[in-house]
Molecule: transfer RNA
Organism: Thermoproteota archaeon
RNA sequence: GGGCCGGUAGUCUAGAGGAUUAUGACGUAGGCCUGCGGAGCCUAUGGUCGUGGGUUCAAAUCCCACCCGGCCCG
Numbered sequence: 001g002g003g004c005c006g007g008u009a010g011u012c013u014a015g016a017g018g019a020u021u022a023u024g025a026c027g028u029a030g031g032c033c034u035g036c037g038g039a040g041c042c043u044a045u046g047g048u049c050g051u052g053g054g055u056u057c058a059a060a061u062c063c064c065a066c067c068c069g070g071c072c073c074g
Stems, first nucleotide, its partner, number of pairs: 001073007010026003027045006050066005
């Protein structure tokens, strides 16, 4: 230098066929439970979807450039 894959909440992760309030788990806070809770159950909580532009009535999703990480080729 070329190719491919990935970047989504404090952490991990689904969504990639354009439109419901972006999914689930962990975490955190509160409650229930009880001898006490660290287990169990309930509720709440938090996202400029890597950055910038483009297409569109509408973009996490499609297109372009760039940034970061990984793998392969030379």